[in-house]
Parts: sequence; structure tokens; C1' cells
RNA sequence: GUGGACCUUCAGGGACAGGUGAAAUUCCUUACCGGCGGUGAUUCUCUCUGAGAUGAGCCCGCGAGCCUUUAUGGGUUGAUCCGGUGUGAUUCCGGGGCCGACAGUAAAAGUCUGGAUGGGAGAAGGGCGCA
Repeated sequence: GUGGACCUUCAGGGACAGGUGAAAUUCCUUACCGGCGGUGAUUCUCUCUGAGAUGAGCCCGCGAGCCUUUAUGGGUUGAUCCGGUGUGAUUCCGGGGCCGACAGUAAAAGUCUGGAUGGGAGAAGGGCGCA
């Protein structure tokens, strides 16, 4: 440096307040939240030919869930527009929108409870092998 297998650890947030009602954190008003990898024109830092950090819920892919399979695996799986700058932005800046598994419930759930002290994309570290 690289690849294969292995080991360890880590790996999801959110209902404040009010209304109706017999009953709702489930409806209505309002509030709040945004997993992982990629891309990336943003911002910051440094020892500045360059390097590092940061940077998309709705662009691409993945994960969980559900269906299916003896199994590997396969299928399914939500949502973005307008304006600005620019060679270039669905990522930056400004504004407005939209979306969110399954089961449960005195009443319909992204936010409550449960499967879950689970699983997991993947991240970091470790020693081993190979060149």
C1' cells in the first nucleotide's frame, strides 16, 4: 500500500401550548424531528504547488419494516418547487411547500406504547495474510 476473511466497540431524532369530545400526545390549530454511503460550486482551519474539517429528509444508492425464498437472495419501500449567484447547484443563499414501515389504542399516530436489552446501512479501531 492492498485485498480477503476475522475480532472489538459504536451506530435515530421528535407533541410545547390550545380546541372538540365520553374517549385523541392518533382528529383540528400549532409545535417539533430528519439514519448510513455517494455527489457537492458552501463555510472554516492549517505547517497553503496542497491538506484537513464541514456540507442534501424530499438527486443516486443503501438500511430498518412488509411480502417471498430451505438459504444466499429476490420483490416492495415516502417526499421539492420558485427566485438569486454562477461555466456549472433539485446540494449554496432567500422564500414557499412536501414526506415519513408494521402492530396496538376508550378515536385515525413521523413524535405515545410494542416487537427492540433486537436488527442494521455503515463508522472507528485491532491484530492476521499477501505484495

The RNA shown here (FMN riboswitch aptamer (RFN element)) has 131 nucleotides and comes from Thermincola sp.
The model forms 100% of the base pairs in the Rfam consensus.
Its Rfam family is "FMN riboswitch aptamer (RFN element)". Gene Ontology term of the family: FMN binding.
Model confidence (mean pLDDT): 79 of 100.